[in-house]
This record gives sequence, C1' cells and structure tokens, in this order.
RNA sequence: GCCCCUGUAGUUCAGUGGAUAGAACAAGUCACUCCUAACGACUAAACGGAAGUUCGACUCUUCCCGGGGGCA
Repeated sequence: GCCCCUGUAGUUCAGUGGAUAGAACAAGUCACUCCUAACGACUAAACGGAAGUUCGACUCUUCCCGGGGGCA
C1' cells in the first nucleotide's frame, strides 16, 4: 500500500429495513438477615463520527476514526 472482518449499557453478547433497542454479569436503592453473602423486587445506563438511500436505518451505501486478520 491492497483486501477481509469488526465497533451496540461499565463488561460479554442479541437485535439482517418498521413498534418503546433487549439479556446476562457488574452498579445503585429497597426488602430479607443479628450482620454479611446468596436469593427476591425495582432503578439508571448504549447504537464510534459525518453524509447518503428510504415513508422509515443499529441494520443498506460512501468517507473518516478505532480494533483484529491476510497478502505484499
């Protein structure tokens, strides 16, 4: 330099064009307990950035940024 994959919550992952973007763990509050842990209830928390296509984009396209891999 060229090509491919990838980026969603604090972390690990779902979500392949349509409804309010979900789960687990982690965090916080409450309850339970003599106390702690476990278990239970609840709460907060995210689409890498910009443009385009579309009635509608996490999803499709382009560029940029970050990560990984292949070739040279």